[in-house]
């Protein structure tokens, strides 16, 4: 000089699944319950591999759906792009 990488913030994009049934209210918005459904907040689980006396370590966009979500709108949203700040210190 300052890369890969990590964290935080901002902006943009961002899927899926009942306009279900019943009740409350009586505004067709909201709330509660029931059943069905979805996976891309979060959470949990496992392979190869590593280690090995036992015990174990370790991954996801895979799996499970606890949580969450389930017409439009709003909100949320893994991930991607742009950009700012911080950490760090390859060359």
């Nucleotide at each position: 000089c300052g890369a890969u990488c990590c964290c935080c913030a901002g902006c943009g994009g961002g899927a899926g699944a009942g306009a279900c049934c019943g009740g409350g209210u009586c505004a067709u918005g909201c709330c509660c319950g029931g059943c069905g459904c979805c996976g891309a907040a979060g959470g949990a689980g496992c392979a190869a591999c590593c280690a090995c006396c036992c015990c174990g370590g370790u991954a996801a966009a895979c799996u499970c759906u606890c949580a969450g979500g389930u017409a439009c709108c709003c909100a949320g949203g893994a991930c991607c792009g742009c950009c700012g700040g911080g950490g760090g210190g390859a060359u």
Molecule: Glycine riboswitch aptamer
Organism: Alphaproteobacteria bacterium